[in-house]
RNA sequence: GGGCGGAUAGCUCAGUUGGGAGAGCAGUACCCUUACAAGGUACGGGUCGCAGGUUCGAGCCCUGUUCCGCCUA
Numbered sequence: 001g002g003g004c005g006g007a008u009a010g011c012u013c014a015g016u017u018g019g020g021a022g023a024g025c026a027g028u029a030c031c032c033u034u035a036c037a038a039g040g041u042a043c044g045g046g047u048c049g050c051a052g053g054u055u056c057g058a059g060c061c062c063u064g065u066u067c068c069g070c071c072u073a
Stems, first nucleotide, its partner, number of pairs: 001072007010025004019056001027043005049065005
């Protein structure tokens, strides 16, 4: 240099025929307990790596680009 995969909540990840942004853990409040843990209920938390484009509508499609991993010369 070329090719492939990945980037979504604090962490690990799902979201595949374009239309609701989600799960588990973590956090906060309450319940339970003498108390803690465990358990239960509720809540908060996201510019979906970045910039454009297509579309009525993009996490998803197209282009460029940054970072990480792998393969190859």